[in-house]
RNA sequence: GCGGUUGUAGUAUAACGGUAGUACAUACGGUUGUGGUCCGUAUAGAGAGGGUUCGAUUCCCUCCAUCCGCC
Numbered sequence: 001g002c003g004g005u006u007g008u009a010g011u012a013u014a015a016c017g018g019u020a021g022u023a024c025a026u027a028c029g030g031u032u033g034u035g036g037u038c039c040g041u042a043u044a045g046a047g048a049g050g051g052u053u054c055g056a057u058u059c060c061c062u063c064c065a066u067c068c069g070c071c
């Protein structure tokens, strides 16, 4: 330099263009003599910018980062 993968809560990871789920973590409450375990509730998320569309995490383009391959 060229081609491709991946990018979603603090972490890990799903979702066929139609309300973004789950687990762990965190906070609060219950249980307990205390703590842990267990149970309940809550908080918290689309790499950046454009385009298509009634509607975009999803499709298209550019960029950024990451990883893999080629040279």
Stems, first nucleotide, its partner, number of pairs: 001070004006065002010024004018054001026042005047063005